Record summary:
The prediction has a mean pLDDT of 87. A computed fold for a 349-nucleotide part of an RNA from Kineothrix sp. MB12-C1, annotated as small-subunit ribosomal RNA, central domain. Rfam family: Bacterial small subunit ribosomal RNA. Gene Ontology terms of the family: structural constituent of ribosome and ribosome. Lineage of the source: Bacteria > Bacillati > Bacillota > Clostridia > Kineothrix. The RNAcentral record of the full RNA draws on ENA and SILVA.
[in-house]
Context: one part of a larger RNA
RNA sequence: CUGGGUGUAAAGGGAGCGUAGACGGCAGGGCAAGUCUGGAGUGAAAGCCCGGGGCUCAACCCCGGGACUGCUUUGGAAACUGCCUAGCUAGAGUGCAGGAGAGGUAAGAGGAAUUCCUAGUGUAGCGGUGAAAUGCGUAGAUAUUAGGAGGAACACCAGUGGCGAAGGCGUCUUACUGGACUGUAACUGACGUUGAGGCUCGAAAGCGUGGGGAGCAAACAGGAUUAGAUACCCUGGUAGUCCACGCCGUAAACGAUGAUUACUAGGUGUCGGGGCUUAUAAGCCUUCGGUGCCGCAGCAAACGCAAUAAGUAAUCCACCUGGGGAGUACGUUCGCAAGAAUGAAACUC
Numbered sequence: 001c002u003g004g005g006u007g008u009a010a011a012g013g014g015a016g017c018g019u020a021g022a023c024g025g026c027a028g029g030g031c032a033a034g035u036c037u038g039g040a041g042u043g044a045a046a047g048c049c050c051g052g053g054g055c056u057c058a059a060c061c062c063c064g065g066g067a068c069u070g071c072u073u074u075g076g077a078a079a080c081u082g083c084c085u086a087g088c089u090a091g092a093g094u095g096c097a098g099g100a101g102a103g104g105u106a107a108g109a110g111g112a113a114u115u116c117c118u119a120g121u122g123u124a125g126c127g128g129u130g131a132a133a134u135g136c137g138u139a140g141a142u143a144u145u146a147g148g149a150g151g152a153a154c155a156c157c158a159g160u161g162g163c164g165a166a167g168g169c170g171u172c173u174u175a176c177u178g179g180a181c182u183g184u185a186a187c188u189g190a191c192g193u194u195g196a197g198g199c200u201c202g203a204a205a206g207c208g209u210g211g212g213g214a215g216c217a218a219a220c221a222g223g224a225u226u227a228g229a230u231a232c233c234c235u236g237g238u239a240g241u242c243c244a245c246g247c248c249g250u251a252a253a254c255g256a257u258g259a260u261u262a263c264u265a266g267g268u269g270u271c272g273g274g275g276c277u278u279a280u281a282a283g284c285c286u287u288c289g290g291u292g293c294c295g296c297a298g299c300a301a302a303c304g305c306a307a308u309a310a311g312u313a314a315u316c317c318a319c320c321u322g323g324g325g326a327g328u329a330c331g332u333u334c335g336c337a338a339g340a341a342u343g344a345a346a347c348u349c
Base pairs, nucleotide, nucleotide: 003321004320005319006318007303008302012317014201015200016199017198021194022193023192025088026087028085029084030083031082033081034080035077036076037075038074039073040072041071042070048066049065050064051063052062053061054060091191092188093187094186095184096183097182098181103177104176105175106174107173108172109171110154115149116148117147118146119145120144121143125136126135162169163168206247207246208245209244210243211242215241216240220236221235222234223233258316259315260314261313262312263311266294267293268292269291270290271289272288273287274286275285277283298305299304322349323348324347331342332341333340334339
C1' cells in the first nucleotide's frame, strides 16, 4: 500500500458554521463525455504462451499460431452516470395558528446567611480538636437586641425534569434576541447531506490594564501529629475566586460512542404538543418530538449495546497500525508570557 478497524484493547476532531470537493429524490424529451458493441489502422523484431521441428537429450536454435489487455479513427445502442431542456412534490425551506423552556445579552429589584462597624444588655470565658495548642477576650470577647456597610451566591420549588451545537445555563422583573416542537398544507420546487483548508464559539486555571474584595483559599506563617511531617488536622492568610475590556485555546472538553438518512419484536416511566371517545373532571385509545429503564432478533473477545444501536445498509469527514524513547527533539505557525498546534529519529524490548 491493499486491507482491517476506532464504547472499554491503538484509534471520533472539544463544538458549530461553511468554501473547494465527494455523494445525492420522482417522472418526460434531447446529446452522447463516461459505458456497451462492430469495422479499419497501429501495437517493430527478439522475448512470453501454445503446437511442431533441428543439434544423441537439455540448455540453445528454427517454423507456424496466439497474445501484446493499449492508442488513433469511423459506424451503432441509450439502461445507468454525466450534460442540456421543460416539469413534479414524498427531501429541504418559507408562511399561518399555537403552547413549553435555568437558551443568550443588558438594565433594574429582592430576601436568608457569613463578615465588619456603631449602640444597648451582660460577664469570664470563647474558639478549636481524637486530645490539644497557636488564636480571640476584663482596653469587655463569645452570647443576645437594634441600626448600618459591603461583597458573593441564590435554600425550599428541584425531578436519570427542562433548554442549548458544545463549553454550559437555576432568586424576581423588564427590554432586546436565537433555536427547537406541535398543528395546518397556502408558497418555493431538490434549493439536499457531508465537509479538506478557513472562520467562529469554547469549563477551570493562567496572563495584561483598571476596578472590587464578604466568604473561601494555592503560596506563606504559626500550632499540633510524627522517628521525621516541607503533608493529612487546627488558627491565621496573599494571589485568585467577582466586574469591565483584551489575550490564552486546553480538560476524564466523556455517552471515553463523528454527522446525516432509511429500515429492524415488545414492555414500562417521564417532559412538551396534537387527535378520538366520554365529558365538570379523571381515564382509555392513538400520533409526533425529547429524555430514562428493561428486553427479542442481531451484533460483540467479553463486559455489554439493543428504534437515543455498539443491529442492517448508504454518503461524507476525522483518526489508528506493537511497547518504551515521546506528545519529547528539531523546524515552522500562533501567544505578552505560561505555553499551544504540527510532530520525528537514533537506540531499546